[in-house]
RNA sequence: GCAUCCGUAGCUCAAUGGCAGAGCAAUCGGCUCUUAACCGAUCGGUUGGAGGUUCGAGUCCUCCCGGAUGCA
Repeated sequence: GCAUCCGUAGCUCAAUGGCAGAGCAAUCGGCUCUUAACCGAUCGGUUGGAGGUUCGAGUCCUCCCGGAUGCA
RNA backbone atom coordinates (compact mmCIF):
# COMPACT_ATOMS: atom_id res chain seq x y z
P G A 1 -0.69 3.69 3.60
O5' G A 1 -0.94 2.80 2.30
C5' G A 1 -0.67 3.34 1.00
C4' G A 1 -0.68 2.24 0.00
C3' G A 1 -1.92 1.36 0.00
O3' G A 1 -2.98 1.93 -0.76
C1' G A 1 0.00 0.00 0.00
P C A 2 -4.51 1.69 -0.35
O5' C A 2 -4.80 0.19 -0.80
C5' C A 2 -4.78 -0.17 -2.17
C4' C A 2 -4.99 -1.67 -2.32
C3' C A 2 -6.18 -2.26 -1.59
O3' C A 2 -7.42 -2.06 -2.27
C1' C A 2 -4.29 -3.59 -1.17
P A A 3 -8.80 -1.97 -1.46
O5' A A 3 -9.04 -3.46 -0.94
C5' A A 3 -9.28 -4.50 -1.87
C4' A A 3 -9.35 -5.84 -1.16
C3' A A 3 -10.35 -5.93 -0.01
O3' A A 3 -11.68 -6.13 -0.44
C1' A A 3 -8.29 -6.87 0.65
P U A 4 -12.89 -5.57 0.39
O5' U A 4 -12.97 -6.60 1.61
C5' U A 4 -13.28 -7.97 1.40
C4' U A 4 -13.07 -8.78 2.67
C3' U A 4 -13.81 -8.31 3.89
O3' U A 4 -15.18 -8.69 3.90
C1' U A 4 -11.57 -8.77 4.46
P C A 5 -16.25 -7.75 4.63
O5' C A 5 -15.94 -7.94 6.19
C5' C A 5 -16.12 -9.20 6.81
C4' C A 5 -15.48 -9.24 8.18
C3' C A 5 -15.99 -8.24 9.21
O3' C A 5 -17.21 -8.64 9.79
C1' C A 5 -13.64 -8.28 9.26
P C A 6 -18.22 -7.53 10.33
O5' C A 6 -17.52 -7.02 11.67
C5' C A 6 -17.32 -7.87 12.75
C4' C A 6 -16.47 -7.24 13.83
C3' C A 6 -17.01 -5.94 14.43
O3' C A 6 -18.00 -6.17 15.41
C1' C A 6 -14.71 -5.72 13.95
P G A 7 -19.11 -5.02 15.65
O5' G A 7 -18.31 -3.87 16.42
C5' G A 7 -17.65 -4.15 17.66
C4' G A 7 -16.94 -2.91 18.19
C3' G A 7 -17.87 -1.75 18.56
O3' G A 7 -17.38 -1.08 19.71
C1' G A 7 -16.30 -1.04 16.95
P U A 8 -18.04 -1.40 21.14
O5' U A 8 -19.59 -1.15 20.86
C5' U A 8 -20.14 0.15 20.78
C4' U A 8 -21.56 0.16 21.24
C3' U A 8 -21.80 -0.43 22.63
O3' U A 8 -21.50 0.47 23.67
C1' U A 8 -23.38 -1.30 21.11
P A A 9 -20.78 -0.12 24.98
O5' A A 9 -21.84 0.10 26.16
C5' A A 9 -22.12 1.41 26.61
C4' A A 9 -22.40 1.42 28.10
C3' A A 9 -21.35 0.69 28.95
O3' A A 9 -21.14 1.41 30.17
C1' A A 9 -23.48 -0.25 29.37
P G A 10 -19.96 2.45 30.29
O5' G A 10 -18.75 1.52 30.84
C5' G A 10 -17.48 2.12 31.15
C4' G A 10 -16.65 1.13 31.94
C3' G A 10 -16.50 -0.24 31.27
O3' G A 10 -15.39 -0.28 30.40
C1' G A 10 -17.26 -0.53 33.50
P C A 11 -15.51 -1.03 28.95
O5' C A 11 -15.39 -2.59 29.31
C5' C A 11 -14.21 -3.12 29.86
C4' C A 11 -14.39 -4.61 30.15
C3' C A 11 -14.93 -5.44 29.00
O3' C A 11 -13.91 -5.85 28.11
C1' C A 11 -16.17 -5.90 30.95
P U A 12 -14.28 -6.16 26.56
O5' U A 12 -15.17 -7.48 26.61
C5' U A 12 -14.62 -8.72 27.06
C4' U A 12 -15.65 -9.82 26.98
C3' U A 12 -16.39 -9.93 25.68
O3' U A 12 -15.64 -10.62 24.69
C1' U A 12 -17.93 -10.04 27.48
P C A 13 -16.02 -10.46 23.11
O5' C A 13 -17.54 -10.95 23.13
C5' C A 13 -18.48 -10.47 22.17
C4' C A 13 -19.84 -10.93 22.58
C3' C A 13 -20.96 -10.61 21.62
O3' C A 13 -21.01 -11.56 20.56
C1' C A 13 -21.63 -10.09 23.84
P A A 14 -21.89 -11.23 19.27
O5' A A 14 -23.37 -11.50 19.81
C5' A A 14 -24.47 -10.84 19.25
C4' A A 14 -25.72 -11.20 19.99
C3' A A 14 -27.00 -10.72 19.29
O3' A A 14 -27.41 -11.66 18.32
C1' A A 14 -27.05 -10.08 21.57
P A A 15 -27.62 -11.12 16.83
O5' A A 15 -28.87 -10.11 16.94
C5' A A 15 -30.10 -10.57 17.46
C4' A A 15 -31.00 -9.42 17.80
C3' A A 15 -31.14 -8.38 16.68
O3' A A 15 -32.10 -8.77 15.71
C1' A A 15 -30.70 -7.30 18.73
P U A 16 -31.66 -9.63 14.47
O5' U A 16 -32.42 -9.21 13.14
C5' U A 16 -31.96 -9.80 11.90
C4' U A 16 -32.97 -9.56 10.81
C3' U A 16 -33.45 -8.13 10.62
O3' U A 16 -33.50 -7.84 9.21
C1' U A 16 -35.30 -9.56 10.84
P G A 17 -32.46 -6.80 8.62
O5' G A 17 -32.88 -5.48 9.38
C5' G A 17 -33.30 -4.35 8.69
C4' G A 17 -33.89 -3.34 9.64
C3' G A 17 -35.37 -3.54 9.96
O3' G A 17 -35.66 -2.93 11.21
C1' G A 17 -35.09 -1.55 8.82
P G A 18 -36.29 -3.87 12.39
O5' G A 18 -37.31 -2.89 13.11
C5' G A 18 -36.81 -1.82 13.93
C4' G A 18 -37.93 -1.12 14.66
C3' G A 18 -38.89 -2.04 15.42
O3' G A 18 -39.36 -1.36 16.58
C1' G A 18 -40.08 -0.90 13.72
P C A 19 -38.55 -1.58 17.97
O5' C A 19 -39.52 -0.79 18.97
C5' C A 19 -39.54 0.63 18.95
C4' C A 19 -39.36 1.18 20.35
C3' C A 19 -38.04 0.77 21.01
O3' C A 19 -37.58 1.84 21.84
C1' C A 19 -39.83 -0.05 22.31
P A A 20 -36.30 2.64 21.37
O5' A A 20 -35.13 1.58 21.51
C5' A A 20 -34.68 1.23 22.78
C4' A A 20 -33.92 -0.08 22.72
C3' A A 20 -33.48 -0.58 24.08
O3' A A 20 -34.55 -1.33 24.67
C1' A A 20 -31.66 -0.61 22.56
P G A 21 -34.57 -1.69 26.20
O5' G A 21 -33.89 -3.12 26.14
C5' G A 21 -33.50 -3.81 27.29
C4' G A 21 -33.05 -5.19 26.90
C3' G A 21 -32.10 -5.85 27.88
O3' G A 21 -32.80 -6.44 28.97
C1' G A 21 -31.24 -6.08 25.70
P A A 22 -32.06 -6.66 30.35
O5' A A 22 -31.17 -7.96 30.09
C5' A A 22 -31.79 -9.19 29.78
C4' A A 22 -30.74 -10.25 29.47
C3' A A 22 -29.69 -10.46 30.54
O3' A A 22 -30.14 -11.30 31.59
C1' A A 22 -28.64 -10.29 28.44
P G A 23 -29.61 -11.05 33.10
O5' G A 23 -28.14 -11.63 33.06
C5' G A 23 -27.92 -13.03 32.85
C4' G A 23 -26.45 -13.31 32.63
C3' G A 23 -25.51 -12.77 33.69
O3' G A 23 -25.46 -13.59 34.86
C1' G A 23 -24.66 -12.24 31.57
P C A 24 -25.32 -12.91 36.27
O5' C A 24 -23.83 -12.28 36.28
C5' C A 24 -22.72 -13.13 36.29
C4' C A 24 -21.43 -12.37 36.00
C3' C A 24 -21.10 -11.23 36.96
O3' C A 24 -20.55 -11.68 38.19
C1' C A 24 -20.79 -10.50 34.75
P A A 25 -20.85 -10.87 39.52
O5' A A 25 -20.22 -9.41 39.27
C5' A A 25 -18.83 -9.24 39.21
C4' A A 25 -18.49 -7.80 38.86
C3' A A 25 -18.99 -6.74 39.83
O3' A A 25 -18.17 -6.62 40.98
C1' A A 25 -19.44 -6.06 37.61
P A A 26 -18.86 -6.26 42.38
O5' A A 26 -19.45 -4.78 42.19
C5' A A 26 -18.58 -3.68 41.98
C4' A A 26 -19.38 -2.41 41.81
C3' A A 26 -20.41 -2.11 42.88
O3' A A 26 -19.82 -1.47 44.01
C1' A A 26 -21.42 -1.87 40.77
P U A 27 -20.38 -1.86 45.47
O5' U A 27 -21.79 -1.14 45.54
C5' U A 27 -21.90 0.26 45.45
C4' U A 27 -23.37 0.67 45.40
C3' U A 27 -24.26 0.07 46.46
O3' U A 27 -24.17 0.75 47.71
C1' U A 27 -25.31 -0.12 44.37
P C A 28 -24.38 -0.12 49.05
O5' C A 28 -25.95 -0.39 49.09
C5' C A 28 -26.86 0.69 49.20
C4' C A 28 -28.29 0.21 49.02
C3' C A 28 -28.73 -0.96 49.89
O3' C A 28 -29.05 -0.59 51.22
C1' C A 28 -29.44 -1.32 47.69
P G A 29 -28.85 -1.68 52.39
O5' G A 29 -30.01 -2.76 52.14
C5' G A 29 -31.36 -2.39 52.35
C4' G A 29 -32.31 -3.42 51.80
C3' G A 29 -32.24 -4.81 52.43
O3' G A 29 -32.89 -4.88 53.69
C1' G A 29 -32.36 -5.02 50.08
P G A 30 -32.45 -6.01 54.73
O5' G A 30 -32.94 -7.39 54.08
C5' G A 30 -34.33 -7.63 53.92
C4' G A 30 -34.57 -8.97 53.26
C3' G A 30 -33.98 -10.18 53.94
O3' G A 30 -34.80 -10.63 55.00
C1' G A 30 -33.48 -10.29 51.63
P C A 31 -34.08 -11.16 56.35
O5' C A 31 -33.36 -12.51 55.92
C5' C A 31 -34.12 -13.61 55.47
C4' C A 31 -33.20 -14.70 54.92
C3' C A 31 -32.08 -15.13 55.86
O3' C A 31 -32.53 -16.08 56.82
C1' C A 31 -31.19 -14.74 53.70
P U A 32 -32.23 -15.85 58.40
O5' U A 32 -30.65 -16.07 58.47
C5' U A 32 -30.08 -17.33 58.15
C4' U A 32 -28.57 -17.24 58.13
C3' U A 32 -27.93 -16.61 59.35
O3' U A 32 -27.82 -17.52 60.43
C1' U A 32 -26.95 -15.71 57.39
P C A 33 -28.27 -17.08 61.87
O5' C A 33 -27.28 -15.91 62.28
C5' C A 33 -27.55 -15.06 63.37
C4' C A 33 -26.31 -14.37 63.85
C3' C A 33 -25.44 -13.76 62.76
O3' C A 33 -25.91 -12.44 62.42
C1' C A 33 -24.08 -15.06 64.20
P U A 34 -25.97 -12.06 60.80
O5' U A 34 -24.46 -11.90 60.36
C5' U A 34 -23.67 -10.85 60.86
C4' U A 34 -22.23 -11.00 60.43
C3' U A 34 -22.01 -11.18 58.95
O3' U A 34 -22.07 -9.95 58.23
C1' U A 34 -20.69 -12.74 60.14
P U A 35 -22.55 -9.97 56.70
O5' U A 35 -21.36 -10.69 55.90
C5' U A 35 -20.12 -10.02 55.76
C4' U A 35 -19.08 -10.95 55.17
C3' U A 35 -19.40 -11.56 53.83
O3' U A 35 -19.19 -10.67 52.74
C1' U A 35 -18.54 -13.23 55.26
P A A 36 -20.10 -10.77 51.43
O5' A A 36 -19.72 -12.19 50.80
C5' A A 36 -18.46 -12.38 50.17
C4' A A 36 -18.25 -13.84 49.86
C3' A A 36 -19.25 -14.48 48.91
O3' A A 36 -18.95 -14.22 47.55
C1' A A 36 -18.98 -15.87 50.78
P A A 37 -20.13 -13.94 46.51
O5' A A 37 -20.93 -15.32 46.47
C5' A A 37 -20.35 -16.50 45.91
C4' A A 37 -21.20 -17.71 46.19
C3' A A 37 -22.64 -17.61 45.71
O3' A A 37 -22.77 -17.96 44.33
C1' A A 37 -22.64 -18.29 47.96
P C A 38 -23.79 -17.17 43.38
O5' C A 38 -25.23 -17.48 43.99
C5' C A 38 -25.73 -18.81 43.99
C4' C A 38 -27.00 -18.88 44.82
C3' C A 38 -28.09 -17.90 44.43
O3' C A 38 -28.84 -18.37 43.31
C1' C A 38 -27.81 -17.85 46.76
P C A 39 -29.40 -17.30 42.26
O5' C A 39 -30.59 -16.58 43.04
C5' C A 39 -31.72 -17.32 43.46
C4' C A 39 -32.68 -16.44 44.23
C3' C A 39 -33.02 -15.11 43.60
O3' C A 39 -34.00 -15.22 42.58
C1' C A 39 -32.51 -14.76 45.86
P G A 40 -33.97 -14.18 41.33
O5' G A 40 -34.49 -12.81 41.95
C5' G A 40 -35.80 -12.73 42.46
C4' G A 40 -36.03 -11.41 43.16
C3' G A 40 -35.74 -10.17 42.37
O3' G A 40 -36.77 -9.83 41.43
C1' G A 40 -34.84 -9.94 44.51
P A A 41 -36.35 -9.06 40.06
O5' A A 41 -36.06 -7.57 40.54
C5' A A 41 -37.10 -6.78 41.09
C4' A A 41 -36.55 -5.56 41.80
C3' A A 41 -35.82 -4.55 40.93
O3' A A 41 -36.70 -3.68 40.22
C1' A A 41 -34.57 -4.96 42.89
P U A 42 -36.20 -3.04 38.82
O5' U A 42 -35.11 -1.96 39.28
C5' U A 42 -35.47 -0.87 40.11
C4' U A 42 -34.25 -0.14 40.61
C3' U A 42 -33.38 0.48 39.53
O3' U A 42 -33.88 1.73 39.09
C1' U A 42 -32.03 -0.67 41.09
P C A 43 -33.56 2.18 37.55
O5' C A 43 -32.01 2.52 37.57
C5' C A 43 -31.51 3.53 38.43
C4' C A 43 -30.00 3.49 38.50
C3' C A 43 -29.30 3.65 37.16
O3' C A 43 -29.19 5.01 36.77
C1' C A 43 -28.35 1.85 38.35
P G A 44 -29.41 5.44 35.25
O5' G A 44 -28.10 4.90 34.54
C5' G A 44 -26.80 5.33 34.96
C4' G A 44 -25.74 4.43 34.40
C3' G A 44 -25.77 4.24 32.90
O3' G A 44 -25.10 5.31 32.25
C1' G A 44 -25.56 2.14 33.95
P G A 45 -25.89 6.17 31.14
O5' G A 45 -25.71 5.35 29.79
C5' G A 45 -24.45 4.87 29.41
C4' G A 45 -24.36 4.74 27.92
C3' G A 45 -24.98 5.86 27.11
O3' G A 45 -24.13 6.17 26.01
C1' G A 45 -25.94 3.80 26.46
P U A 46 -23.30 7.57 26.01
O5' U A 46 -23.88 8.35 24.73
C5' U A 46 -25.29 8.48 24.54
C4' U A 46 -25.59 8.94 23.14
C3' U A 46 -24.81 8.20 22.06
O3' U A 46 -25.61 8.08 20.88
C1' U A 46 -24.34 10.53 21.95
P U A 47 -26.27 6.69 20.58
O5' U A 47 -25.10 5.60 20.82
C5' U A 47 -24.14 5.38 19.85
C4' U A 47 -23.64 3.97 19.90
C3' U A 47 -23.21 3.41 18.55
O3' U A 47 -22.09 2.55 18.72
C1' U A 47 -24.92 2.07 19.41
P G A 48 -21.04 2.31 17.51
O5' G A 48 -20.00 3.51 17.75
C5' G A 48 -19.45 3.75 19.05
C4' G A 48 -18.37 4.78 18.95
C3' G A 48 -18.70 5.98 18.09
O3' G A 48 -19.47 6.96 18.75
C1' G A 48 -16.59 5.12 17.47
P G A 49 -20.60 7.77 17.96
O5' G A 49 -19.75 8.79 17.08
C5' G A 49 -18.96 9.79 17.70
C4' G A 49 -18.31 10.67 16.66
C3' G A 49 -19.25 11.24 15.61
O3' G A 49 -19.96 12.38 16.06
C1' G A 49 -17.36 10.33 14.56
P A A 50 -21.43 12.67 15.48
O5' A A 50 -21.14 13.15 13.98
C5' A A 50 -20.30 14.26 13.75
C4' A A 50 -20.11 14.48 12.26
C3' A A 50 -21.39 14.46 11.45
O3' A A 50 -22.10 15.69 11.53
C1' A A 50 -19.76 13.14 10.37
P G A 51 -23.63 15.74 11.02
O5' G A 51 -23.47 15.74 9.45
C5' G A 51 -24.55 15.31 8.65
C4' G A 51 -24.05 14.95 7.27
C3' G A 51 -25.08 14.28 6.39
O3' G A 51 -25.96 15.21 5.78
C1' G A 51 -23.12 13.01 6.36
P G A 52 -27.56 14.89 5.83
O5' G A 52 -27.74 13.72 4.78
C5' G A 52 -27.24 13.90 3.46
C4' G A 52 -27.24 12.60 2.70
C3' G A 52 -28.56 11.87 2.62
O3' G A 52 -29.45 12.42 1.65
C1' G A 52 -26.82 10.34 3.12
P U A 53 -31.02 12.32 1.87
O5' U A 53 -31.34 10.78 1.65
C5' U A 53 -31.11 10.16 0.38
C4' U A 53 -31.46 8.68 0.45
C3' U A 53 -32.84 8.36 1.00
O3' U A 53 -33.86 8.53 0.01
C1' U A 53 -31.24 6.94 1.99
P U A 54 -35.23 9.32 0.39
O5' U A 54 -35.93 8.36 1.44
C5' U A 54 -36.31 7.04 1.07
C4' U A 54 -36.71 6.23 2.27
C3' U A 54 -37.73 6.88 3.20
O3' U A 54 -39.06 6.75 2.72
C1' U A 54 -35.97 5.95 4.48
P C A 55 -40.03 8.03 2.76
O5' C A 55 -40.28 8.24 4.33
C5' C A 55 -41.02 9.39 4.78
C4' C A 55 -41.45 9.17 6.21
C3' C A 55 -40.36 8.64 7.15
O3' C A 55 -39.51 9.66 7.63
C1' C A 55 -42.32 7.38 7.43
P G A 56 -37.92 9.40 7.65
O5' G A 56 -37.77 8.27 8.75
C5' G A 56 -38.05 8.54 10.12
C4' G A 56 -38.06 7.26 10.93
C3' G A 56 -36.75 6.46 10.92
O3' G A 56 -35.82 6.98 11.84
C1' G A 56 -38.59 5.02 10.60
P A A 57 -34.29 7.02 11.41
O5' A A 57 -33.84 5.50 11.33
C5' A A 57 -33.95 4.65 12.49
C4' A A 57 -32.75 3.75 12.61
C3' A A 57 -31.43 4.47 12.89
O3' A A 57 -30.59 3.65 13.68
C1' A A 57 -31.27 3.30 10.85
P G A 58 -30.61 3.75 15.25
O5' G A 58 -29.44 2.78 15.73
C5' G A 58 -28.07 3.17 15.58
C4' G A 58 -27.18 1.96 15.50
C3' G A 58 -27.23 1.23 14.17
O3' G A 58 -26.35 1.80 13.23
C1' G A 58 -27.44 -0.32 15.95
P U A 59 -26.83 1.94 11.67
O5' U A 59 -27.08 0.44 11.17
C5' U A 59 -26.05 -0.52 11.23
C4' U A 59 -26.59 -1.90 10.89
C3' U A 59 -27.19 -2.02 9.49
O3' U A 59 -26.86 -3.28 8.91
C1' U A 59 -28.82 -2.57 11.10
P C A 60 -25.75 -3.35 7.76
O5' C A 60 -26.42 -2.51 6.58
C5' C A 60 -27.20 -3.16 5.57
C4' C A 60 -27.56 -2.18 4.47
C3' C A 60 -26.45 -1.23 4.04
O3' C A 60 -25.53 -1.83 3.14
C1' C A 60 -28.46 -0.02 4.31
P C A 61 -24.00 -1.40 3.13
O5' C A 61 -24.04 0.02 2.40
C5' C A 61 -24.39 0.12 1.03
C4' C A 61 -24.29 1.56 0.57
C3' C A 61 -22.98 2.28 0.90
O3' C A 61 -21.94 1.96 -0.01
C1' C A 61 -24.81 3.66 1.48
P U A 62 -20.42 1.98 0.48
O5' U A 62 -20.11 3.54 0.62
C5' U A 62 -20.12 4.37 -0.54
C4' U A 62 -19.81 5.80 -0.17
C3' U A 62 -18.57 6.02 0.69
O3' U A 62 -17.37 5.97 -0.06
C1' U A 62 -20.37 7.29 1.56
P C A 63 -16.00 5.44 0.60
O5' C A 63 -15.55 6.64 1.54
C5' C A 63 -15.19 7.89 0.98
C4' C A 63 -15.10 8.96 2.05
C3' C A 63 -14.17 8.67 3.21
O3' C A 63 -12.79 8.90 2.89
C1' C A 63 -16.20 9.49 4.05
P C A 64 -11.66 8.04 3.61
O5' C A 64 -11.65 8.57 5.12
C5' C A 64 -11.32 9.92 5.37
C4' C A 64 -11.64 10.29 6.81
C3' C A 64 -10.95 9.45 7.88
O3' C A 64 -9.60 9.82 8.10
C1' C A 64 -13.22 9.73 8.44
P C A 65 -8.54 8.74 8.62
O5' C A 65 -8.99 8.46 10.12
C5' C A 65 -8.95 9.49 11.10
C4' C A 65 -9.40 8.97 12.44
C3' C A 65 -8.77 7.69 12.92
O3' C A 65 -7.49 7.88 13.46
C1' C A 65 -11.10 7.56 13.24
P G A 66 -6.36 6.72 13.29
O5' G A 66 -6.87 5.57 14.28
C5' G A 66 -6.94 5.80 15.66
C4' G A 66 -7.62 4.66 16.38
C3' G A 66 -7.07 3.27 16.09
O3' G A 66 -5.86 2.98 16.76
C1' G A 66 -9.43 3.22 16.04
P G A 67 -4.84 1.94 16.07
O5' G A 67 -5.55 0.51 16.21
C5' G A 67 -5.77 -0.04 17.48
C4' G A 67 -6.66 -1.27 17.41
C3' G A 67 -6.14 -2.44 16.58
O3' G A 67 -5.12 -3.19 17.26
C1' G A 67 -8.42 -2.11 16.12
P A A 68 -4.05 -4.06 16.37
O5' A A 68 -4.90 -5.30 15.84
C5' A A 68 -5.43 -6.23 16.75
C4' A A 68 -6.22 -7.31 16.02
C3' A A 68 -5.50 -8.01 14.89
O3' A A 68 -4.61 -9.02 15.34
C1' A A 68 -7.65 -7.38 14.16
P U A 69 -3.32 -9.40 14.49
O5' U A 69 -3.88 -10.16 13.20
C5' U A 69 -4.56 -11.40 13.34
C4' U A 69 -5.21 -11.83 12.04
C3' U A 69 -4.30 -11.91 10.83
O3' U A 69 -3.52 -13.09 10.79
C1' U A 69 -6.28 -10.78 10.23
P G A 70 -2.09 -13.09 10.07
O5' G A 70 -2.45 -13.08 8.52
C5' G A 70 -3.11 -14.18 7.94
C4' G A 70 -3.57 -13.86 6.52
C3' G A 70 -2.47 -13.43 5.56
O3' G A 70 -1.71 -14.51 5.04
C1' G A 70 -4.32 -11.98 5.35
P C A 71 -0.19 -14.32 4.63
O5' C A 71 -0.28 -13.42 3.31
C5' C A 71 -0.88 -13.93 2.13
C4' C A 71 -0.96 -12.85 1.07
C3' C A 71 0.35 -12.17 0.74
O3' C A 71 1.19 -12.93 -0.12
C1' C A 71 -1.34 -10.56 0.99
P A A 72 2.80 -12.85 0.00
O5' A A 72 3.14 -11.37 -0.50
C5' A A 72 2.90 -10.99 -1.84
C4' A A 72 3.06 -9.50 -2.01
C3' A A 72 4.42 -8.94 -1.61
O3' A A 72 5.42 -9.14 -2.59
C1' A A 72 2.68 -7.58 -0.75

Predicted 3D model of a 72-nucleotide RNA (transfer RNA) from a Candidatus Microgenomatia bacterium.
It matches the Rfam family "tRNA".